[in-house]
Molecule: transfer RNA
Organism: Alphaproteobacteria bacterium
RNA sequence: GGCCCCUUGAUGGAAUUGGUAGACAUACAGGACUUAAAAUCCUGGGAUCGCAAGAUCGUCCCGGUUCGAGUCCGGGAGGGGCCA
Numbered sequence: 001g002g003c004c005c006c007u008u009g010a011u012g013g014a015a016u017u018g019g020u021a022g023a024c025a026u027a028c029a030g031g032a033c034u035u036a037a038a039a040u041c042c043u044g045g046g047a048u049c050g051c052a053a054g055a056u057c058g059u060c061c062c063g064g065u066u067c068g069a070g071u072c073c074g075g076g077a078g079g080g081g082c083c084a
Stems, first nucleotide, its partner, number of pairs: 001083007010026003019067001028044005046057004060076005
């Protein structure tokens, strides 16, 4: 230098043909149980605002297409592989 693949909460990892983003599990927080703990069980478990109800934002970044984009298109960044 050329080609290919990957990037989604704190982590692993889902999301049908473009149609409710974060299912499920873990970390973590609170509670139950226990003398206490572990294990187990229950609730919560992306961010901001809010007493709450709820609202807005959020899929590596910037654009585009579309009524609608994590998904399709263009450019960029980072990581991995193969070739030279």